[in-house]
Source information
A computed fold for a 74-nucleotide RNA from an Endomicrobiia bacterium, annotated as transfer RNA. It was read from a public genome assembly. The source organism's lineage runs through Bacteria, Pseudomonadati, Elusimicrobiota and Endomicrobiia. The prediction has a mean pLDDT of 81. Its Rfam family is "tRNA". The family's RNA type in Rfam is transfer RNA. Its family is annotated with triplet codon-amino acid adaptor activity in the Gene Ontology.
């Protein structure tokens, strides 16, 4: 410098054939249950869907652009 994947909650990741309020496991915070922790039930918080622009009535999802990471090839 070329070409590919990847980027969503604290952490791993679904979801991308546009379409109801954006989800699930683990964490976490009270709560219940133990003497007490632990399992275990039940509730709630956490999200700029990496970042701008653009198509569209509608965009995590399609398009361009830029940024990280990663792997190829030179």
């Nucleotide at each position: 410098g070329g070409g590919c994947g990847u980027g969503u909650a604290g952490u791993u990741c679904a979801g991308c054939u546009g379409g109801c309020u954006a989800g699930a496991a683990c964490g976490c915070a009270c709560g219940g249950u133990u003497c007490a922790c632990a399992u275990c039930c039940g509730u709630g918080a956490g999200g700029u869907c990496a970042g701008a622009g653009g198509u569209u009535c509608a965009a995590c999802u399609c398009c361009u652009c830029u940024c990280a990471c990663g792997c190829c090839c030179a």